[in-house]
Molecule: SAM riboswitch aptamer (S box leader)
Organism: Bacteroidota bacterium
């Protein structure tokens, strides 16, 4: 890269830096944002897998996540995450 399976209505927007866009793609909406969005770090949450366990969302590790139902509708066998295989 690609394939398979599972999940995507819960949880976690606080601080510092940066400085203008952002909410995966297309269209139509709607929303966030100089009262600082997005991104990075800390912090926080605990989704998946593995270990320990007094079997308790207790604990450790590997990833992951932290506006709005993957924001809504339609389309695209679309996107994201975890595990396994090639």
């Nucleotide at each position: 890269u690609u394939c398979u399976c599972a999940u995507c209505c819960a949880g976690a927007c606080g601080g510092u830096c940066c400085g203008a866009g952002g909410g995966a793609c297309g269209u139509g909406g709607c929303c966030c944002u100089a009262c600082g969005a997005c991104g990075a770090c800390c912090a926080c949450c605990a989704a998946c897998c593995g270990g320990c366990u007094u079997c308790g969302a207790g604990u450790c590790g590997g990833u992951g996540g932290u506006a709005c139902u993957g924001c809504c509708a339609c389309g695209a066998u679309c996107g994201a995450u975890g595990a396994g295989g090639u």